[in-house]
RNA sequence: GGAUCCGUAGCGCAGACUGGUUAGCGCGCACGACUGAUAAUCGUGAGGCCCGGAGUUCAAAUCUCCGCGGGUCCACCA
Numbered sequence: 001g002g003a004u005c006c007g008u009a010g011c012g013c014a015g016a017c018u019g020g021u022u023a024g025c026g027c028g029c030a031c032g033a034c035u036g037a038u039a040a041u042c043g044u045g046a047g048g049c050c051c052g053g054a055g056u057u058c059a060a061a062u063c064u065c066c067g068c069g070g071g072u073c074c075a076c077c078a
Base pairs, nucleotide, nucleotide: 001074002073003072004071005070006069007068010027011026012025013024020058029045030044031043032042033041051067052066053065054064055063
């Protein structure tokens, strides 16, 4: 340099193919219930305007373009 995949909550991920209600799940966290107490279990809650920007559209996490970061493969240099 070329190809390809990925970036969504503190962590791991789904949702994208097929644009459409208020963006969800597990773990973790906070509070409560249970217990003599702890763990386990159960309940409630907080937490993300989806990597950044532009475009298309009535409407974008989702489609297009540019950029940034990361993974894999190939090539190049010496």